[in-house]
Transfer RNA from an uncultured Candidatus Woesearchaeota archaeon, 75 nucleotides, folded computationally. Rfam family: tRNA. The family's RNA type in Rfam is transfer RNA. Rfam describes the family as follows. Transfer RNA (tRNA) molecules are approximately 80 nucleotides in length.
RNA sequence: GCCCCGGUGGCUUAGUCCGGUUAGAGCGGAUGGCUGUUAACCGUCAGGUCGAGAGUUCGAAUCUCUCCCGGGGCG
Numbered sequence: 001g002c003c004c005c006g007g008u009g010g011c012u013u014a015g016u017c018c019g020g021u022u023a024g025a026g027c028g029g030a031u032g033g034c035u036g037u038u039a040a041c042c043g044u045c046a047g048g049u050c051g052a053g054a055g056u057u058c059g060a061a062u063c064u065c066u067c068c069c070g071g072g073g074c075g
Stems, first nucleotide, its partner, number of pairs: 001074007010027004020058001029045005051067005
């Protein structure tokens, strides 16, 4: 230098193929219940705007382009 894969709450991730419901889930956190009890169990809540920017579109996490970061391959 070229090619491929990935980047989504604090962490791990689904969704991307085929654009369209409020971006869901587990763990973790807060809080309430229960309990002899800080655990376990049950309920509730907060936390994202999808790596950055631009484009296409009525509408983009999803399609296109450029760049950044991580991993792998080739030279």

The sequence was found in a public genome assembly.